[in-house]
Predicted 3D model of a 517-nucleotide part of an RNA (large-subunit ribosomal RNA, domain I) from a bioreactor metagenome. The RNAcentral record of the full RNA draws on SILVA. Rfam family: Bacterial large subunit ribosomal RNA.

Context: one part of a larger RNA
């Protein structure tokens, strides 16, 4: 010293477990913001460091429902109080809402400095209080220069905007990496990313379309046609359309002109013009009511287990409850409900509007055309079609555009002005639910007070951490002790559940034996 076997010690697998996650499905909502927001600082509690509430009127204040007994958050204790004269606690509606932050009176190293005007108070202060002053666009008003008029500037008033937000949507810019087995066109890809803008959806949208001698009749989506036609250093790859099936349907307005008309009619609050009040239904935002079980000298610490008899059921969904409960609690099923607020639908008051019609008329720096770009599935190509930097430029419905160069017949259409709902895309938020979805090295980075502790100058990057027990009944006392700890004692079904707390695997440290060197 080394093996081996019992007992431990440390250690936190594993097993069970779930408050938290993950993905979805129905609905609902789809914004907040100068009436100060998102998103923070700082306070506010009898003691109060955090978190969560809340704003000097500071754990809350008012009114109006709802509830019906206990209350003074998490989160105990003290102490002080509150509650059938209806508190706490829910719900709608108001009040208050310090400072910062678009931050708007001026400045700034954000939560702080420092003003001016008014109006009140006043102890006269460098005082205190309320309000007010930022910037840009529009409109209106007033003033007004060089310069007669004008304008421009100025000053006033109103109105509106400004910031913010997860994804979807349109616009303006726009990569590389990588594919092409290397690389330039290509390709990745108008994608990432960055800027603007809006909406609840956004865009598009009522044929200067499509087709093929037949006809279709707006736009969106989806499925096909179809990896097809075609495009392509014809590489790599990119890739329609027509037509079919389907979801959803809805059309119209100014200008322009003809003819009728001056009150019949018609419309209408999502478009086509543009607002509002009341009733009446349903829906939400609080809550009501809610069947049905005992027993047992069976086990247990505990009955929901077992055993015996019953019952309910339009409810045997789900969770609690000392193990496993239709009939024990909460609920489910059904069925009621709103003083207030808001959202749908409907009446009524209201509101508002010439109406027809297309043979008169029918949108010019336009269409087209050259040069140079970009979108179209289409890389210039025979290249149609669509935008357009530059440079030119018609015609007038007996016109004009199209129909894949372009011509003629033929056929469709009516540009150069606007609106347009639904069928589609999303899901930050609120409700109801589902899972051959995870179960604490998983699953959100985050089940725990995490976007926290920490790390960085910063842009930023970022964790570890769940379980006593049923119930604190969380160990009075006593001994040993500086103290931790630990012996009894004592609770509990069990402390070999004792808070370093469920189980407690290895690795790894040990005492005892044995057998061995």
């Nucleotide at each position: 010293g080394g093996u081996g076997c019992c007992c431990g010690g440390c250690g936190g697998a594993u097993g069970c477990c779930u408050u938290g996650g993950c993905a979805c499905u129905g609905g609902g909502a789809g914004c907040c913001g100068a009436u100060g927001a998102a998103g923070g600082a700082c306070g506010c509690g009898a003691c109060u460091a955090a978190c969560g509430g809340c704003g000097a009127a500071a754990c809350g204040c008012u009114g109006c429902g709802g509830g019906g007994a206990g209350c003074u958050g998490u989160a105990a204790g003290u102490g002080a109080g509150c509650a059938g004269a209806g508190a706490u606690c829910c719900g709608c509606a108001g009040g208050u809402c310090u400072c910062c932050g678009a931050a708007u009176g001026g400045g700034g190293g954000a939560a702080c400095c420092c003003a001016c005007c008014g109006g009140c108070c006043u102890g006269a202060a460098g005082g205190g209080u309320c309000g007010g002053u930022a910037c840009c666009a529009u409109g209106c008003g007033g003033u007004g220069a060089a310069u007669c008029a004008a304008u421009a500037g100025c000053c006033g008033c109103a109105u509106g905007g400004a910031g913010g937000g997860a994804a979807c949507c349109c616009g303006g810019g726009g990569a590389a990496c990588u594919g092409a087995a290397a690389c330039a066109u290509c390709u990745u890809a108008g994608u990432a990313c960055c800027c603007g803008g809006a909406g609840g959806a956004a865009a598009a949208g009522a044929a200067a379309g499509c087709a093929a001698c037949a006809g279709c009749g707006a736009u969106u989506c989806c499925c096909u046609a179809a990896g097809u036609a075609g495009a392509g250093g014809c590489g790599a790859u990119c890739g329609a359309a027509c037509g079919g099936g389907g979801a959803a349907c809805a059309g119209c307005c100014c200008g322009u002109u003809a003819c009728c008309a001056c009150a019949a009619g018609g419309a209408g609050u999502u478009a086509c013009a543009a607002a509002a009040u009341u009733c009446c239904g349903g829906c939400a935002u609080a809550g009501u009511u809610g069947a049905a079980c005992c027993g047992g000298c069976u086990u247990g610490g505990a009955a929901a287990a077992c055993c015996g008899g019953a019952c309910g059921a339009a409810a045997c969904a789900a969770g609690g409850u000392g193990a496993a409960a239709g009939u024990c609690c909460u609920g489910u099923a059904a069925a009621c409900g709103a003083a207030a607020u808001g959202c749908c639908g409907g009446g009524a008051u209201c509101u508002c509007c010439g109406g027809u019609a297309a043979c008169a008329a029918a949108g010019a720096g336009u269409a087209g055309g050259g040069c140079g770009g970009g979108a179209c599935a289409c890389g210039u190509g025979g290249a149609a079609u669509c935008c357009u930097g530059u440079c030119u430029g018609a015609a007038a419905a007996u016109g004009c555009g199209a129909g894949g160069a372009c011509c003629a017949u033929c056929u469709c259409g009516u540009a150069a002005g606007g609106c347009u709902a639904a069928a589609u895309a999303c899901u930050a938020c609120c409700c109801a639910g589902u899972g051959a979805c995870c179960g604490a090295u998983a699953g959100u980075g985050a089940a725990c007070c995490a976007g926290u502790a920490c790390c960085g100058u910063g842009a930023g990057g970022g964790a570890a951490a769940g379980g006593u027990g049923a119930a604190a009944a969380g160990a009075a006392c006593c001994c040993c002790u500086g103290g931790c700890g630990g012996g009894g004692a004592g609770u509990g079904a069990a402390a070999g559940a004792g808070a370093a707390c469920c189980u407690g695997a290895a690795a790894c440290c040990g005492u005892g034996c044995a057998c061995u060197u």